Predicted 3D model of a 61-nucleotide RNA (transfer RNA) from uncultured Anaerobutyricum sp.
RNA sequence: CUUGGCUCAGUCGGUAGAGCGACGCAUUCGUAAUGCGUAGGUCGGGGGUUCGAGUCCCCCA
Numbered sequence: 001c002u003u004g005g006c007u008c009a010g011u012c013g014g015u016a017g018a019g020c021g022a023c024g025c026a027u028u029c030g031u032a033a034u035g036c037g038u039a040g041g042u043c044g045g046g047g048g049u050u051c052g053a054g055u056c057c058c059c060c061a
Base pairs, nucleotide, nucleotide: 002061005020006019007018008017014051022038023037024036025035026034044060045059046058047057048056
């Protein structure tokens, strides 16, 4: 250090976001570019504390 496919955010614990990528639509003679939208993660694994854990504590990889 480990969080969507990739790169990374996430404040003092309060039901997880961005960019890129993918897909759809618009635009174009067509492609690209651009604009709009959609899907996709339960946060390395296990346990504990707590009303509540990505966030605090312990163990493991």

Source information: The coordinates come from a structure-prediction model, not an experiment, and the mean pLDDT is 83. Taxonomically the source falls in Anaerobutyricum (Bacteria, Bacillati, Clostridia, Lachnospiraceae). Its Rfam family is "tRNA". It is annotated as a transfer RNA.